A computed fold for a 345-nucleotide part of an RNA from an uncultured bacterium, annotated as small-subunit ribosomal RNA, central domain.
The prediction has a mean pLDDT of 86.
The full RNA is in RNAcentral, with records from SILVA.
It matches the Rfam family "Bacterial small subunit ribosomal RNA".
[in-house]
Context: one part of a larger RNA
RNA sequence: UUGGGUUUAAAGGGUGCGUAGGCGGCCUGUUAAGUCAGCGGUUAAACUGCGGUGCUCAACGCCGUAUUGCCGUUGAAACUGGUAGGCUUGAUUAUGCUCGAGGUCUGCGGAAUUCGUUGUGUAGCGGUGAAAUGCAUAGAUAUGACGAAGAACACCGAUUGCGUAGGCAGCGGACCAGGGCGUUAAUGACGCUGAGGCACGAAAGUGCGGGGAUCGAACAGGAUUAGAUACCCUGGUAGUCCGCACAGUAAACGAUGAAUACUUGUCUUUGGCGAUACACUGUCAGAGGCAAAGCGAAAGUGAUAAGUAUUCCACCUGGGGAGUACGCCGGCAACGGUGAAACUC
Numbered sequence: 001u002u003g004g005g006u007u008u009a010a011a012g013g014g015u016g017c018g019u020a021g022g023c024g025g026c027c028u029g030u031u032a033a034g035u036c037a038g039c040g041g042u043u044a045a046a047c048u049g050c051g052g053u054g055c056u057c058a059a060c061g062c063c064g065u066a067u068u069g070c071c072g073u074u075g076a077a078a079c080u081g082g083u084a085g086g087c088u089u090g091a092u093u094a095u096g097c098u099c100g101a102g103g104u105c106u107g108c109g110g111a112a113u114u115c116g117u118u119g120u121g122u123a124g125c126g127g128u129g130a131a132a133u134g135c136a137u138a139g140a141u142a143u144g145a146c147g148a149a150g151a152a153c154a155c156c157g158a159u160u161g162c163g164u165a166g167g168c169a170g171c172g173g174a175c176c177a178g179g180g181c182g183u184u185a186a187u188g189a190c191g192c193u194g195a196g197g198c199a200c201g202a203a204a205g206u207g208c209g210g211g212g213a214u215c216g217a218a219c220a221g222g223a224u225u226a227g228a229u230a231c232c233c234u235g236g237u238a239g240u241c242c243g244c245a246c247a248g249u250a251a252a253c254g255a256u257g258a259a260u261a262c263u264u265g266u267c268u269u270u271g272g273c274g275a276u277a278c279a280c281u282g283u284c285a286g287a288g289g290c291a292a293a294g295c296g297a298a299a300g301u302g303a304u305a306a307g308u309a310u311u312c313c314a315c316c317u318g319g320g321g322a323g324u325a326c327g328c329c330g331g332c333a334a335c336g337g338u339g340a341a342a343c344u345c
Stems, first nucleotide, its partner, number of pairs: 003317004007299002012313001014200004021193003025087007033080002035076008048066007090190001091187004095182005102176007109153001113149008124135002161168002205246006215239001219235004257312006264291010294301002318345003327338004
């Protein structure tokens, strides 16, 4: 390389939008680029394959023939492409109903925590395996009242729901976006995928400005221990929160790329529609459990496929060295992206 693969053995990009490209529904006409057929030219010889033949055989030699390619020409028109016209099933839009922790901004609420003031009250509190550090007669802990601050939203809560992913949960409002279903109607293939590219992207981290209740890397002390740069305890800075900007990574996981079609059942559940007797049943779109066939090395998967097929992208090719070095690109930095080799087993 061909091939074979990518849930768990190496391997699906974190996610979306989308450029080029690749691929693409039904019908009719036309064209003849691809395609197919005939004919012609060219494809030097040697070599190679095949069939003969000559040296006694073979090597070796000789004769014939063949392979594919390219060009020209004459045709064919099913398929692919081009072009012209049409269609409605794919796609999109309108309209009605409806769904949700979808997003942004803003207002409000109660519980808890800590702190402050004050009342009651007195000797302990706290913490642990046990202790000690720590707090406390300058009145702590406990308990009542009032006040302040910041952060998070118990129950409901679920095998739930929404979102492309990251993710999203107190209540109300404004704005924005999305999905589903129903009825007709409109456009008429407008589609799928998507190298580059652009955007979004948990936590931690960075810059500037705020905020700072809780928790809490670092750090200090107390314990434990042979030691204890830990686990446990008492404190505690950055951070945790907000705004703007950067960063761009995660076991970013369903460890399962996206799209379309088809394929045996059953149970539960969310949102519509239909029907309504509230038993049940049908249908569309989701979310789950268990199985059939099939698939799979097995575990398992099984209409939400890892089944049967097609299209497009990404990725893998023994372990270590190594996601390292060097170079380049990006970044304020931290670091990120790309990404080897020697050597070794």